[in-house]
Context: one part of a larger RNA
RNA sequence: GGACGAACGCUGGCGGCGUGCCUAACACAUGCAAGUCAAGGAGAAAGUCCCUUCGGGGAGCGAUUAAACUGGCGAACGGGUGAGUAACGCGUAGGUUAUCUGCCCAUACCUGGGGCAUAACAUCGAGAAAUCGGUGCUAAUAUCCCAUGAGGCGCUUGCGUCAAAGCUUCGGCGGGUAUGGAUGAGCCUGCGUCUGAUUAGCUAGUUGGUGGAGUAAAAGCCCACCAAGGCGACGAUCAGUAGCUGGUCUGAGAGGACGAUCAGCCACACUGGAACUGAGACACGGUCCAGACUCCUACGGGAGGCAGCAGUGAGGAAUUUUGGUCAAUGGGGGAAACCCUGAACCAGCGACGCCGCGUGUGGGAUGACAGGGCUAUGCCCUGUAAACCACUGUCGGGAGGGAAGAAAAGUCUAUUUAGUAGACCGGGACUGUACCUCCAAAGGAAGGAUCGGCUAACUACGUGCCAGCAGCCGCGGUAAUACGUAGGAUCCAAGCGUUGUCC
Repeated sequence: GGACGAACGCUGGCGGCGUGCCUAACACAUGCAAGUCAAGGAGAAAGUCCCUUCGGGGAGCGAUUAAACUGGCGAACGGGUGAGUAACGCGUAGGUUAUCUGCCCAUACCUGGGGCAUAACAUCGAGAAAUCGGUGCUAAUAUCCCAUGAGGCGCUUGCGUCAAAGCUUCGGCGGGUAUGGAUGAGCCUGCGUCUGAUUAGCUAGUUGGUGGAGUAAAAGCCCACCAAGGCGACGAUCAGUAGCUGGUCUGAGAGGACGAUCAGCCACACUGGAACUGAGACACGGUCCAGACUCCUACGGGAGGCAGCAGUGAGGAAUUUUGGUCAAUGGGGGAAACCCUGAACCAGCGACGCCGCGUGUGGGAUGACAGGGCUAUGCCCUGUAAACCACUGUCGGGAGGGAAGAAAAGUCUAUUUAGUAGACCGGGACUGUACCUCCAAAGGAAGGAUCGGCUAACUACGUGCCAGCAGCCGCGGUAAUACGUAGGAUCCAAGCGUUGUCC
RNA backbone atom coordinates (compact mmCIF):
# COMPACT_ATOMS: atom_id res chain seq x y z
C1' G A 1 0.00 0.00 0.00
C1' G A 2 -3.97 -3.53 -0.78
C1' A A 3 -7.86 -6.67 1.39
C1' C A 4 -12.09 -7.96 5.14
C1' G A 5 -18.82 -11.80 6.48
C1' A A 6 -15.38 -7.32 10.55
C1' A A 7 -15.79 -4.71 15.52
C1' C A 8 -15.12 0.03 18.33
C1' G A 9 -15.09 5.82 18.60
C1' C A 10 -16.96 10.42 16.39
C1' U A 11 -20.23 11.81 12.49
C1' G A 12 -24.25 10.78 9.05
C1' G A 13 -28.41 13.45 3.05
C1' C A 14 -30.17 10.05 -1.12
C1' G A 15 -30.11 5.89 -4.51
C1' G A 16 -28.54 1.11 -7.10
C1' C A 17 -26.31 -3.68 -6.45
C1' G A 18 -24.53 -7.00 -3.02
C1' U A 19 -24.04 -8.77 1.94
C1' G A 20 -25.22 -9.91 7.38
C1' C A 21 -24.02 -15.62 14.36
C1' C A 22 -16.86 -16.00 12.04
C1' U A 23 -18.56 -17.18 19.22
C1' A A 24 -22.16 -22.21 22.18
C1' A A 25 -22.84 -28.84 16.28
C1' C A 26 -25.56 -24.25 23.31
C1' A A 27 -30.94 -24.75 24.90
C1' C A 28 -35.39 -23.58 22.47
C1' A A 29 -41.88 -20.76 23.58
C1' U A 30 -45.03 -19.86 19.07
C1' G A 31 -46.36 -20.05 13.81
C1' C A 32 -45.20 -21.88 9.15
C1' A A 33 -41.31 -25.02 6.08
C1' A A 34 -44.46 -31.91 2.01
C1' G A 35 -47.99 -32.79 0.07
C1' U A 36 -51.23 -34.28 -3.76
C1' C A 37 -54.53 -37.57 -6.73
C1' A A 38 -60.65 -39.07 -13.26
C1' A A 39 -58.07 -45.96 -8.24
C1' G A 40 -61.66 -47.28 -3.91
C1' G A 41 -65.67 -47.75 -0.32
C1' A A 42 -68.09 -44.68 3.07
C1' G A 43 -69.75 -39.67 3.93
C1' A A 44 -71.07 -34.76 7.54
C1' A A 45 -72.35 -29.55 9.29
C1' A A 46 -73.95 -24.39 9.16
C1' G A 47 -77.72 -22.32 6.23
C1' U A 48 -83.00 -22.85 3.72
C1' C A 49 -88.32 -25.15 3.81
C1' C A 50 -92.31 -28.15 6.39
C1' C A 51 -94.34 -30.48 10.90
C1' U A 52 -93.97 -30.13 16.29
C1' U A 53 -96.22 -32.50 22.39
C1' C A 54 -90.96 -27.20 21.77
C1' G A 55 -87.74 -32.46 23.62
C1' G A 56 -87.47 -33.05 18.49
C1' G A 57 -88.77 -35.21 13.56
C1' G A 58 -88.84 -34.99 8.06
C1' A A 59 -87.48 -33.17 2.91
C1' G A 60 -84.57 -31.24 -1.18
C1' C A 61 -80.35 -28.19 -2.07
C1' G A 62 -75.72 -27.47 0.22
C1' A A 63 -72.82 -32.21 -1.71
C1' U A 64 -69.15 -35.36 -7.77
C1' U A 65 -68.48 -31.10 -0.79
C1' A A 66 -65.60 -30.83 4.18
C1' A A 67 -62.82 -33.72 7.68
C1' A A 68 -61.07 -38.64 7.90
C1' C A 69 -59.86 -43.91 5.92
C1' U A 70 -57.78 -47.83 2.13
C1' G A 71 -54.65 -47.26 -2.22
C1' G A 72 -50.89 -44.67 -5.83
C1' C A 73 -46.88 -41.22 -6.49
C1' G A 74 -43.86 -37.88 -3.73
C1' A A 75 -41.75 -37.45 0.97
C1' A A 76 -33.94 -40.00 -0.61
C1' C A 77 -35.41 -33.52 -4.15
C1' G A 78 -35.28 -28.76 -2.47
C1' G A 79 -33.37 -26.03 2.40
C1' G A 80 -29.49 -25.98 6.78
C1' U A 81 -24.74 -26.77 9.16
C1' G A 82 -19.21 -27.97 9.06
C1' A A 83 -19.28 -31.42 14.47
C1' G A 84 -16.55 -35.54 12.57
C1' U A 85 -13.04 -36.87 8.69
C1' A A 86 -5.56 -36.56 6.90
C1' A A 87 -9.59 -40.59 4.14
C1' C A 88 -10.15 -43.05 -2.67
C1' G A 89 -13.05 -37.80 1.70
C1' C A 90 -11.78 -34.30 -2.16
C1' G A 91 -9.21 -32.92 -7.00
C1' U A 92 -7.61 -34.98 -11.58
C1' A A 93 -7.14 -39.07 -15.13
C1' G A 94 -9.03 -43.80 -15.94
C1' G A 95 -11.58 -48.81 -15.13
C1' U A 96 -16.37 -51.60 -14.21
C1' U A 97 -16.32 -58.43 -19.19
C1' A A 98 -17.61 -56.94 -11.21
C1' U A 99 -22.91 -53.46 -11.01
C1' C A 100 -27.97 -51.18 -10.17
C1' U A 101 -31.20 -47.27 -12.06
C1' G A 102 -38.50 -45.16 -10.11
C1' C A 103 -40.41 -41.34 -13.30
C1' C A 104 -38.76 -40.30 -19.12
C1' C A 105 -37.79 -42.13 -24.54
C1' A A 106 -37.67 -46.19 -28.36
C1' U A 107 -38.82 -51.31 -29.86
C1' A A 108 -41.33 -56.28 -29.39
C1' C A 109 -45.16 -59.06 -27.12
C1' C A 110 -49.16 -59.57 -23.50
C1' U A 111 -53.31 -57.53 -20.43
C1' G A 112 -57.65 -64.58 -19.60
C1' G A 113 -60.25 -66.78 -15.14
C1' G A 114 -61.20 -67.10 -9.92
C1' G A 115 -60.70 -66.31 -4.46
C1' C A 116 -59.73 -64.63 0.86
C1' A A 117 -59.43 -60.49 3.87
C1' U A 118 -59.22 -55.52 6.08
C1' A A 119 -59.46 -50.02 7.40
C1' A A 120 -63.11 -46.48 7.28
C1' C A 121 -68.12 -47.40 9.52
C1' A A 122 -71.39 -49.65 13.54
C1' U A 123 -71.28 -51.52 18.46
C1' C A 124 -69.13 -53.06 23.24
C1' G A 125 -65.04 -52.19 26.32
C1' A A 126 -59.95 -50.47 28.70
C1' G A 127 -57.24 -45.78 29.71
C1' A A 128 -56.20 -39.27 32.95
C1' A A 129 -54.03 -39.05 28.30
C1' A A 130 -51.19 -40.98 24.28
C1' U A 131 -53.63 -44.73 22.43
C1' C A 132 -55.47 -49.76 22.41
C1' G A 133 -58.64 -54.37 22.40
C1' G A 134 -63.19 -57.56 21.17
C1' U A 135 -67.41 -58.43 17.84
C1' G A 136 -69.94 -57.34 13.11
C1' C A 137 -70.26 -55.20 7.77
C1' U A 138 -67.74 -53.58 2.99
C1' A A 139 -64.59 -51.96 -1.64
C1' A A 140 -60.37 -51.37 -4.77
C1' U A 141 -55.22 -49.97 -9.47
C1' A A 142 -54.67 -53.32 -1.62
C1' U A 143 -53.75 -58.76 -1.52
C1' C A 144 -53.69 -64.21 -3.03
C1' C A 145 -54.30 -68.45 -6.44
C1' C A 146 -54.83 -70.70 -11.38
C1' A A 147 -53.96 -70.11 -16.65
C1' U A 148 -50.71 -68.35 -20.86
C1' G A 149 -45.11 -67.91 -21.86
C1' A A 150 -43.29 -63.95 -27.40
C1' G A 151 -39.39 -62.94 -23.92
C1' G A 152 -36.19 -63.49 -19.49
C1' C A 153 -33.63 -66.72 -15.82
C1' G A 154 -31.51 -71.75 -14.55
C1' C A 155 -29.48 -76.06 -16.12
C1' U A 156 -28.63 -81.96 -17.73
C1' U A 157 -30.74 -78.67 -24.66
C1' G A 158 -35.66 -79.94 -23.76
C1' C A 159 -37.08 -79.56 -19.34
C1' G A 160 -38.00 -76.40 -15.01
C1' U A 161 -39.38 -71.53 -13.50
C1' C A 162 -41.20 -66.03 -13.64
C1' A A 163 -46.27 -61.69 -15.22
C1' A A 164 -50.36 -58.24 -15.24
C1' A A 165 -55.31 -53.82 -13.16
C1' G A 166 -58.30 -51.62 -14.03
C1' C A 167 -60.74 -46.55 -14.83
C1' U A 168 -63.19 -43.63 -18.57
C1' U A 169 -66.55 -37.83 -20.17
C1' C A 170 -65.11 -43.28 -25.30
C1' G A 171 -60.98 -38.76 -26.75
C1' G A 172 -57.86 -41.42 -23.80
C1' C A 173 -55.25 -42.58 -19.03
C1' G A 174 -53.12 -46.89 -17.26
C1' G A 175 -50.92 -52.36 -15.97
C1' G A 176 -47.13 -56.64 -17.10
C1' U A 177 -42.56 -58.97 -19.39
C1' A A 178 -38.08 -58.22 -22.13
C1' U A 179 -34.25 -55.41 -24.83
C1' G A 180 -31.84 -50.79 -25.76
C1' G A 181 -31.20 -45.50 -24.59
C1' A A 182 -31.03 -41.28 -21.39
C1' U A 183 -30.30 -39.71 -16.46
C1' G A 184 -28.63 -40.74 -11.65
C1' A A 185 -25.76 -43.70 -8.47
C1' G A 186 -22.44 -47.81 -6.30
C1' C A 187 -17.48 -49.98 -6.40
C1' C A 188 -12.05 -50.13 -7.90
C1' U A 189 -7.25 -47.89 -9.47
C1' G A 190 -2.62 -44.24 -10.87
C1' C A 191 -1.11 -39.37 -9.25
C1' G A 192 -1.80 -35.00 -5.89
C1' U A 193 -3.64 -33.31 -0.91
C1' C A 194 -1.17 -29.59 6.58
C1' U A 195 2.39 -29.97 11.06
C1' G A 196 5.48 -32.83 14.55
C1' A A 197 11.03 -37.91 14.76
C1' U A 198 11.31 -34.10 21.80
C1' U A 199 6.24 -40.06 17.83
C1' A A 200 10.64 -45.55 15.04
C1' G A 201 8.92 -49.38 14.81
C1' C A 202 3.43 -50.96 13.50
C1' U A 203 0.07 -55.19 12.32
C1' A A 204 -3.44 -61.89 14.13
C1' G A 205 -8.63 -60.92 10.00
C1' U A 206 -3.23 -58.83 10.34
C1' U A 207 -0.97 -60.35 4.47
C1' G A 208 -2.02 -64.14 0.90
C1' G A 209 -4.41 -68.86 -0.82
C1' U A 210 -8.62 -72.68 -1.12
C1' G A 211 -13.76 -73.43 -0.24
C1' G A 212 -18.10 -71.12 1.20
C1' A A 213 -21.65 -67.11 3.29
C1' G A 214 -23.20 -62.39 1.60
C1' U A 215 -24.21 -58.08 -1.86
C1' A A 216 -27.11 -54.89 -7.31
C1' A A 217 -21.83 -55.74 -7.64
C1' A A 218 -15.24 -57.21 -7.22
C1' A A 219 -13.05 -58.00 -2.48
C1' G A 220 -10.98 -60.75 4.61
C1' C A 221 -16.67 -57.60 3.33
C1' C A 222 -17.70 -62.08 6.71
C1' C A 223 -16.66 -67.46 8.05
C1' A A 224 -13.84 -72.41 8.18
C1' C A 225 -9.16 -74.40 6.99
C1' C A 226 -3.99 -73.65 5.23
C1' A A 227 0.53 -70.74 4.66
C1' A A 228 3.51 -66.63 7.37
C1' G A 229 3.06 -62.92 5.60
C1' G A 230 1.97 -57.22 5.00
C1' C A 231 3.56 -51.79 6.07
C1' G A 232 7.91 -48.58 7.36
C1' A A 233 13.52 -42.95 7.21
C1' C A 234 10.70 -42.29 -0.47
C1' G A 235 8.46 -41.35 7.21
C1' A A 236 4.71 -46.63 8.69
C1' U A 237 2.42 -46.10 13.54
C1' C A 238 1.12 -42.29 16.98
C1' A A 239 -0.14 -37.17 18.24
C1' G A 240 -2.02 -32.28 16.80
C1' U A 241 -4.85 -29.42 13.35
C1' A A 242 -8.46 -29.38 9.32
C1' G A 243 -14.53 -30.57 5.56
C1' C A 244 -12.13 -30.76 0.02
C1' U A 245 -12.41 -28.08 -4.70
C1' G A 246 -13.78 -24.27 -8.57
C1' G A 247 -12.00 -20.09 -6.43
C1' U A 248 -10.89 -15.41 -3.03
C1' C A 249 -7.03 -11.87 -1.22
C1' U A 250 -2.16 -10.28 -2.16
C1' G A 251 2.05 -10.12 -5.40
C1' A A 252 5.43 -7.79 -11.62
C1' G A 253 5.67 -12.90 -11.26
C1' A A 254 7.19 -17.17 -8.70
C1' G A 255 4.89 -17.69 -4.43
C1' G A 256 2.23 -16.89 0.30
C1' A A 257 -2.42 -16.84 3.06
C1' C A 258 -7.50 -18.12 3.07
C1' G A 259 -11.90 -21.64 1.56
C1' A A 260 -17.91 -16.12 3.95
C1' U A 261 -21.54 -15.19 -0.07
C1' C A 262 -22.15 -18.25 -5.52
C1' A A 263 -21.18 -23.36 -7.80
C1' G A 264 -19.53 -28.95 -7.51
C1' C A 265 -18.49 -33.09 -4.10
C1' C A 266 -18.53 -35.14 0.98
C1' A A 267 -20.24 -35.65 6.03
C1' C A 268 -23.94 -34.71 9.80
C1' A A 269 -29.30 -33.91 11.73
C1' C A 270 -30.15 -33.96 20.53
C1' U A 271 -25.82 -38.25 21.68
C1' G A 272 -24.72 -43.53 20.44
C1' G A 273 -26.55 -47.93 17.87
C1' A A 274 -29.85 -50.62 14.45
C1' A A 275 -32.63 -52.10 10.75
C1' C A 276 -37.63 -51.56 8.05
C1' U A 277 -40.07 -49.57 3.62
C1' G A 278 -38.50 -48.41 -1.11
C1' A A 279 -35.83 -47.76 -7.78
C1' G A 280 -33.13 -44.94 -4.34
C1' A A 281 -32.20 -43.94 2.91
C1' C A 282 -29.64 -47.17 7.01
C1' A A 283 -33.78 -41.49 6.09
C1' C A 284 -33.19 -33.26 9.30
C1' G A 285 -39.43 -32.14 9.92
C1' G A 286 -39.94 -41.71 9.48
C1' U A 287 -39.53 -46.31 12.91
C1' C A 288 -37.09 -49.17 17.01
C1' C A 289 -33.47 -49.54 21.31
C1' A A 290 -30.23 -47.11 24.91
C1' G A 291 -28.57 -42.30 27.11
C1' A A 292 -28.70 -37.02 28.61
C1' C A 293 -32.12 -33.01 28.81
C1' U A 294 -37.14 -30.57 28.65
C1' C A 295 -42.51 -31.02 29.21
C1' C A 296 -47.57 -33.49 30.61
C1' U A 297 -49.57 -37.01 34.26
C1' A A 298 -55.10 -39.23 37.72
C1' C A 299 -47.94 -41.71 39.31
C1' G A 300 -50.12 -46.61 36.13
C1' G A 301 -47.78 -44.13 31.90
C1' G A 302 -46.84 -40.78 27.90
C1' A A 303 -44.72 -36.51 24.54
C1' G A 304 -40.39 -33.88 22.20
C1' G A 305 -35.74 -32.79 19.01
C1' C A 306 -35.07 -25.14 14.64
C1' A A 307 -27.18 -27.33 12.08
C1' G A 308 -35.35 -25.42 7.59
C1' C A 309 -37.73 -19.71 7.61
C1' A A 310 -38.75 -16.06 11.09
C1' G A 311 -38.21 -15.53 16.31
C1' U A 312 -36.43 -16.22 22.01
C1' G A 313 -32.75 -16.93 25.88
C1' A A 314 -27.51 -17.72 26.52
C1' G A 315 -22.46 -16.90 24.85
C1' G A 316 -19.99 -12.75 22.55
C1' A A 317 -16.46 -6.97 20.42
C1' A A 318 -20.36 -8.56 16.92
C1' U A 319 -24.49 -10.23 12.82
C1' U A 320 -31.53 -8.61 10.59
C1' U A 321 -38.45 -9.14 10.21
C1' U A 322 -42.19 -14.03 14.67
C1' G A 323 -43.13 -9.48 6.79
C1' G A 324 -45.67 -10.32 1.36
C1' U A 325 -46.63 -13.55 -2.87
C1' C A 326 -46.77 -18.14 -5.49
C1' A A 327 -46.84 -12.90 -10.40
C1' A A 328 -42.02 -15.03 -12.56
C1' U A 329 -38.12 -19.29 -12.31
C1' G A 330 -38.02 -24.20 -10.48
C1' G A 331 -39.91 -28.62 -7.65
C1' G A 332 -44.02 -32.53 -5.91
C1' G A 333 -48.93 -34.52 -7.09
C1' G A 334 -52.70 -34.35 -10.99
C1' A A 335 -55.19 -35.74 -17.84
C1' A A 336 -56.22 -30.84 -16.59
C1' A A 337 -58.32 -26.99 -13.81
C1' C A 338 -55.72 -26.56 -9.70
C1' C A 339 -53.46 -27.56 -4.82
C1' C A 340 -48.82 -27.45 -1.98
C1' U A 341 -43.94 -25.05 -1.96
C1' G A 342 -40.17 -19.93 4.61
C1' A A 343 -37.16 -23.42 -2.58
C1' A A 344 -37.55 -18.92 -5.07
C1' C A 345 -38.94 -13.91 -6.12
C1' C A 346 -39.78 -9.53 -3.35
C1' A A 347 -40.21 -6.07 0.66
C1' G A 348 -38.15 -4.60 5.91
C1' C A 349 -33.60 -3.58 9.21
C1' G A 350 -27.87 -2.40 9.45
C1' A A 351 -22.83 3.32 5.92
C1' C A 352 -21.42 -3.82 6.68
C1' G A 353 -19.08 -3.36 1.52
C1' C A 354 -18.68 -1.50 -3.60
C1' C A 355 -20.48 2.13 -7.05
C1' G A 356 -23.08 6.72 -8.32
C1' C A 357 -25.24 11.57 -6.88
C1' G A 358 -26.04 15.79 -3.76
C1' U A 359 -25.18 19.43 0.17
C1' G A 360 -25.41 24.77 -4.98
C1' U A 361 -23.59 28.08 -9.66
C1' G A 362 -21.83 32.99 -11.51
C1' G A 363 -20.89 37.97 -10.07
C1' G A 364 -19.64 40.56 -5.76
C1' A A 365 -13.99 44.35 -1.47
C1' U A 366 -16.73 49.01 1.74
C1' G A 367 -10.90 43.69 1.81
C1' A A 368 -16.85 45.55 6.94
C1' C A 369 -18.00 43.72 12.16
C1' A A 370 -16.04 39.82 14.98
C1' G A 371 -12.05 36.21 16.03
C1' G A 372 -6.72 35.17 15.83
C1' G A 373 -1.54 36.69 15.23
C1' C A 374 2.56 40.22 15.06
C1' U A 375 8.22 43.26 14.02
C1' A A 376 1.90 46.73 17.38
C1' U A 377 -0.19 54.94 16.64
C1' G A 378 -0.02 50.24 12.13
C1' C A 379 0.14 45.61 9.45
C1' C A 380 -1.18 40.39 8.38
C1' C A 381 -4.67 35.91 8.37
C1' U A 382 -9.66 33.74 8.30
C1' G A 383 -11.21 35.95 2.95
C1' U A 384 -14.74 36.28 -2.52
C1' A A 385 -15.55 34.18 2.65
C1' A A 386 -20.29 36.78 4.18
C1' A A 387 -24.00 40.49 3.14
C1' C A 388 -25.99 41.86 -1.65
C1' C A 389 -27.34 40.90 -7.11
C1' A A 390 -28.40 37.31 -10.89
C1' C A 391 -29.22 32.09 -12.05
C1' U A 392 -30.08 26.72 -11.81
C1' G A 393 -33.30 22.76 -9.91
C1' U A 394 -29.97 16.92 -9.16
C1' C A 395 -31.64 14.54 -4.40
C1' G A 396 -35.47 15.41 -0.83
C1' G A 397 -41.05 17.67 -0.72
C1' G A 398 -46.04 18.30 -3.32
C1' A A 399 -49.43 17.23 -7.73
C1' G A 400 -50.55 14.36 -12.19
C1' G A 401 -49.49 10.29 -15.56
C1' G A 402 -47.49 5.43 -15.20
C1' A A 403 -44.55 0.61 -17.00
C1' A A 404 -41.34 -3.74 -18.58
C1' G A 405 -40.77 -8.09 -15.98
C1' A A 406 -46.39 -12.31 -19.12
C1' A A 407 -45.90 -16.51 -20.90
C1' A A 408 -49.49 -19.65 -19.82
C1' A A 409 -54.38 -21.51 -18.51
C1' G A 410 -59.62 -20.96 -20.54
C1' U A 411 -63.22 -20.32 -24.87
C1' C A 412 -63.74 -20.33 -30.20
C1' U A 413 -61.82 -21.28 -35.20
C1' A A 414 -58.53 -23.69 -38.68
C1' U A 415 -55.40 -27.77 -39.47
C1' U A 416 -51.39 -32.39 -42.00
C1' U A 417 -54.90 -33.78 -34.81
C1' A A 418 -48.85 -36.27 -29.49
C1' G A 419 -49.20 -30.90 -31.70
C1' U A 420 -49.24 -26.14 -34.34
C1' A A 421 -51.36 -21.30 -35.87
C1' G A 422 -54.91 -17.29 -35.20
C1' A A 423 -58.77 -14.51 -32.49
C1' C A 424 -61.12 -13.31 -27.91
C1' C A 425 -60.71 -13.39 -22.88
C1' G A 426 -57.54 -13.43 -18.85
C1' G A 427 -53.44 -12.52 -15.78
C1' G A 428 -48.18 -8.81 -11.19
C1' A A 429 -46.34 -10.15 -4.66
C1' C A 430 -42.94 -6.26 -5.72
C1' U A 431 -46.42 -1.52 -6.90
C1' G A 432 -49.22 3.30 -7.94
C1' U A 433 -42.72 1.01 -7.42
C1' A A 434 -39.13 2.43 -11.47
C1' C A 435 -39.63 6.15 -15.01
C1' C A 436 -41.85 10.80 -17.23
C1' U A 437 -44.17 15.79 -16.75
C1' C A 438 -45.38 19.99 -13.78
C1' C A 439 -45.04 23.22 -9.06
C1' A A 440 -42.54 25.80 -5.14
C1' A A 441 -37.91 26.61 -3.05
C1' A A 442 -30.81 27.98 -1.95
C1' G A 443 -34.36 26.53 0.84
C1' G A 444 -33.83 20.27 4.32
C1' A A 445 -28.31 17.83 3.66
C1' A A 446 -20.41 17.87 6.47
C1' G A 447 -17.82 15.65 9.08
C1' G A 448 -13.45 12.95 10.83
C1' A A 449 -8.34 12.52 11.54
C1' U A 450 -3.82 14.95 11.50
C1' C A 451 -0.05 19.24 11.58
C1' G A 452 8.45 17.22 15.66
C1' G A 453 10.94 13.63 11.73
C1' C A 454 9.37 9.37 8.83
C1' U A 455 4.69 12.46 6.44
C1' A A 456 1.26 16.92 3.34
C1' A A 457 0.18 20.76 7.14
C1' C A 458 2.36 26.44 12.65
C1' U A 459 1.48 30.00 15.69
C1' A A 460 -0.53 31.84 20.54
C1' C A 461 -1.93 30.74 25.47
C1' G A 462 -2.17 27.11 29.63
C1' U A 463 0.84 23.30 32.06
C1' G A 464 5.95 22.69 34.20
C1' C A 465 9.38 15.01 34.08
C1' C A 466 3.02 17.17 36.54
C1' A A 467 -1.16 16.35 33.63
C1' G A 468 -0.45 13.79 29.52
C1' C A 469 1.23 11.94 24.20
C1' A A 470 3.42 7.85 21.51
C1' G A 471 3.40 3.23 15.19
C1' C A 472 9.23 3.86 15.58
C1' C A 473 12.76 7.55 17.00
C1' G A 474 11.10 9.92 21.16
C1' C A 475 8.32 14.70 23.55
C1' G A 476 7.08 17.14 28.83
C1' G A 477 11.98 19.36 34.64
C1' U A 478 9.11 27.85 32.88
C1' A A 479 9.93 30.70 26.26
C1' A A 480 6.84 22.70 24.35
C1' U A 481 5.51 23.77 16.11
C1' A A 482 5.36 16.60 20.01
C1' C A 483 0.69 17.41 26.31
C1' G A 484 -4.41 20.50 26.69
C1' U A 485 -7.24 24.59 24.37
C1' A A 486 -7.84 28.30 20.51
C1' G A 487 -6.98 30.41 15.67
C1' G A 488 -5.03 28.80 11.15
C1' A A 489 -3.47 24.86 7.87
C1' U A 490 -3.16 19.76 5.53
C1' C A 491 -5.44 15.03 3.91
C1' C A 492 -9.71 12.30 2.99
C1' A A 493 -14.96 12.90 2.62
C1' A A 494 -20.86 10.50 3.90
C1' G A 495 -17.54 9.08 5.79
C1' C A 496 -13.00 9.54 8.81
C1' G A 497 -9.94 7.31 12.35
C1' U A 498 -8.57 3.09 15.76
C1' U A 499 -8.11 -2.16 16.68
C1' G A 500 -7.73 -7.21 14.77
C1' U A 501 -6.18 -10.62 10.73
C1' C A 502 -3.76 -11.90 5.81
C1' C A 503 -0.43 -10.70 1.60